[in-house]
RNA sequence: GCCCAGGUAGCUCAGUGGUAGAGCACUUCCUUGGUAAGGAAGAGGUCUCGAGUUCAAAUCCCGAUCUGGGCU
Numbered sequence: 001g002c003c004c005a006g007g008u009a010g011c012u013c014a015g016u017g018g019u020a021g022a023g024c025a026c027u028u029c030c031u032u033g034g035u036a037a038g039g040a041a042g043a044g045g046u047c048u049c050g051a052g053u054u055c056a057a058a059u060c061c062c063g064a065u066c067u068g069g070g071c072u
Stems, first nucleotide, its partner, number of pairs: 001071007010024004018055001026042005048064003052060001
């Protein structure tokens, strides 16, 4: 330099055009003599950035940037 994959909650990841979810973690409460386990409720997201298409973009197109892999 070129090619491929990826960037979504604190972490690991879903979500392939119609107002973004799960598990674990976190907060409050219940339960216990107490802890753990268990149960109920809740909070937490400018979906890496910019531009475009569209009535509507996390999702599609283009560019940038970061991470991982491959080729030279």